Background:
Predicted 3D model of a 72-nucleotide RNA (transfer RNA) from a Minisyncoccota bacterium. The source organism's lineage runs through Bacteria, Bacillati and Minisyncoccota. RNAcentral holds the sequence, with entries from ENA and MGnify. The same sequence occurs in records of 2 taxa.
RNA sequence: GCGCGUUUAGCUCAGUGGCAGAGCGUCGCAUUCACAUUGCGAAGGCCGCUGGUUCAAUCCCAGCAACGCGCA
Numbered sequence: 001g002c003g004c005g006u007u008u009a010g011c012u013c014a015g016u017g018g019c020a021g022a023g024c025g026u027c028g029c030a031u032u033c034a035c036a037u038u039g040c041g042a043a044g045g046c047c048g049c050u051g052g053u054u055c056a057a058u059c060c061c062a063g064c065a066a067c068g069c070g071c072a
Stems, first nucleotide, its partner, number of pairs: 001071007010024004018055001026042005048064005
């Protein structure tokens, strides 16, 4: 330099056009003499950035950036 893949909650990941989710973690309550476990609840996201398509974009298209793999 060229090709391909990934980017969504603190972490690991779903979600393939119509109100953003799960597990773990964090916080609160219940349970316990206490802790753990368990149950219930809550907080936490401009979906990497900029444009485009569309009535409507996390999702489709283009560019850019970061990371990874391959080729040279």